[in-house]
Context: one part of a larger RNA
RNA sequence: GGCGUUUGGUGAAUGCCUUGGCAGUAAGAGGCGAUGAAGGACGUGAUACUCUGCGAUAAGUCGUGGUGAGCCGAGAAUAGGCUUUGACCCACGAAUUUCCGAAUGGGGCAACCCACCUGACAGUUUCCUAUUGUUACCUUCGGGUACUCAAUAGGUCGCUGAACCAGGUAUUUUUAGGCUGAAUAUAUAGGCUUAAAAAAGCAAACCCGGGGAACUGAAACAUCUAAGUACCCGGAGGAAAGGACAGCAAUAGCUACUCCCCUAGUAGCGGCGAGCGAACGGGGACCAGCCGAGCCAUGAAUGUGACCAGAAUAACCUGGAAAGGUUGACCAUAGUGGGUGACAGUCCCGUAUGGGAAGCAUGAUUGGACGUAUUAAGUAGGGCGGGACACGUGAAAUCCUGUCUGAAGAUCGGAGGACCACCUUCGAAGGCUAAGUACUCCUUACUGACCGAUAGUGAACCAGUACCGUGAGGGAAAGGUGAAAAGCACCCCGACGAGGGGAGUGAAACAGUACCUGAAACCGAACGCCU
Numbered sequence: 001g002g003c004g005u006u007u008g009g010u011g012a013a014u015g016c017c018u019u020g021g022c023a024g025u026a027a028g029a030g031g032c033g034a035u036g037a038a039g040g041a042c043g044u045g046a047u048a049c050u051c052u053g054c055g056a057u058a059a060g061u062c063g064u065g066g067u068g069a070g071c072c073g074a075g076a077a078u079a080g081g082c083u084u085u086g087a088c089c090c091a092c093g094a095a096u097u098u099c100c101g102a103a104u105g106g107g108g109c110a111a112c113c114c115a116c117c118u119g120a121c122a123g124u125u126u127c128c129u130a131u132u133g134u135u136a137c138c139u140u141c142g143g144g145u146a147c148u149c150a151a152u153a154g155g156u157c158g159c160u161g162a163a164c165c166a167g168g169u170a171u172u173u174u175u176a177g178g179c180u181g182a183a184u185a186u187a188u189a190g191g192c193u194u195a196a197a198a199a200a201g202c203a204a205a206c207c208c209g210g211g212g213a214a215c216u217g218a219a220a221c222a223u224c225u226a227a228g229u230a231c232c233c234g235g236a237g238g239a240a241a242g243g244a245c246a247g248c249a250a251u252a253g254c255u256a257c258u259c260c261c262c263u264a265g266u267a268g269c270g271g272c273g274a275g276c277g278a279a280c281g282g283g284g285a286c287c288a289g290c291c292g293a294g295c296c297a298u299g300a301a302u303g304u305g306a307c308c309a310g311a312a313u314a315a316c317c318u319g320g321a322a323a324g325g326u327u328g329a330c331c332a333u334a335g336u337g338g339g340u341g342a343c344a345g346u347c348c349c350g351u352a353u354g355g356g357a358a359g360c361a362u363g364a365u366u367g368g369a370c371g372u373a374u375u376a377a378g379u380a381g382g383g384c385g386g387g388a389c390a391c392g393u394g395a396a397a398u399c400c401u402g403u404c405u406g407a408a409g410a411u412c413g414g415a416g417g418a419c420c421a422c423c424u425u426c427g428a429a430g431g432c433u434a435a436g437u438a439c440u441c442c443u444u445a446c447u448g449a450c451c452g453a454u455a456g457u458g459a460a461c462c463a464g465u466a467c468c469g470u471g472a473g474g475g476a477a478a479g480g481u482g483a484a485a486a487g488c489a490c491c492c493c494g495a496c497g498a499g500g501g502g503a504g505u506g507a508a509a510c511a512g513u514a515c516c517u518g519a520a521a522c523c524g525a526a527c528g529c530c531u
Base pairs, nucleotide, nucleotide: 001530002529003528004527005526006525007524008523009522015516016480017479020451021450022448023447024446025445026444027443028442029440030439031202032201039100040099041098042055043054044053046078047077049075050074051073061094062093063092064091065090066089070082071081072080105114106113107112115169116168117167118166119165121161122160123159124158127155128154129153130152131151132150133149135146136145137144138143171199172198173197174196175195176194177193178192179191180190206237207235208234209233210232211231217224221271247254248253258285259284260283261282262281268276269275289432290431291430295368296367297366301362302361303360304359307355308354309353313328314327315326316325317324329346330345331335337349338348339347381405382404383403384402385401386400387399388398391417412427413426414425415424416423467474468473487515490502491501492500493499
């Protein structure tokens, strides 16, 4: 040095677990905001820091209801307290709510700086009222009057105030009032000002509107496609949009709109390439019509809901521990689930079932107040240029309109895919409308041939953290002692170390906080053999 056996170190795989995720189902909710939001800064505890809660009334204040013995949030302990005169906790309501932030008095490098007006407060002054006292007069001795004066209390017109405190002071729009005020005489427009109301900003997707790509495909590329997609902007609601035929159809008829399944990858469109792609009609979901369907009050009933009641097991055996095993017993409208020292219907929390205040939501009924349009002209149509329609200008109807034009009036007008006639059908140029449909930042309950710590969210853990970047932005790693800390008193070696050896706890310490299990790579030791 090699091989083998044994035994260690290191290392973290694997197994088991789950506080966290993922995907859904059924309900709810679908907004918050100048009464100052979302999101933050800074504070706040007896005690340093972080999280959570809260806001100078600061882990909290008050009220109502519930509950009933413990409590003073977590990382954690000590001191000191609270509590059957009902604490803590839970539900609901109210108060407080620094500073920044739409941020709105002005400014600003967010959480800071600088103001003005009014009030409160303090002082002073004028006047008034009341009471008490004083001075003088009248007096029927009870008291009354005032040219008086003083003190106290209340009110009032002014003035002053270093600091502190409270309220107000942005912009725009609308409405109402006031002061002004052109061309232009009266006026009006305009300007200024006062008051009231509203708006703004944030938020995951869904929705409507205004703008609107390119990569790509066409095996290149220009019409075309991707696609009216991504993205930007504006706006609204719990849904939005659409909507009661100037519609389809075809000699028979249908009857608003929206969504789904067919029709159908059909008819068509298309450098007739790539590709794009209907409708009639049929079957379903839902149904509602109209010219405020709504508004205010009342509030039957229902739901939600802190919470309340809520059945039934013993012995023996193994074991550290019984819920396991054996033998018997019981409940069940409850044998979903979780916990308890191993696997519990009958130990605990619960579950089935029944009940439940306030608040809130829906809202029957009744009463009241308001409103109730009247046939739509620079329109329909046409020319030019575009766009939307499955339809790329085509034979191109239909719809929208930048521009130029421009009717009729129900004895009328539009449409039926150029156009004309007949026929049929409908009535544009005003408006509203639930349900069926789309979505889920969020709440509650439940589910999973979903994951189980390199998985599942980036994040099971103080994670959008640490860290990186000027910035936009990028973005981790990191779970497990034990049933219970019972977390090793005491002794010894050592430096009053680190670490270890005893002792003790424990079922176990090769479970010792570098902690469940503890593979392999890698590094040793002992023994045996070979060289």
The prediction has a mean pLDDT of 82. This is a predicted structure of a 531-nucleotide part of an RNA (large-subunit ribosomal RNA, domain I) from uncultured Roseicyclus sp. NCBI's taxonomy places the organism under Bacteria, Pseudomonadota, Alphaproteobacteria, Roseobacteraceae, Roseicyclus. It was read from a public genome assembly.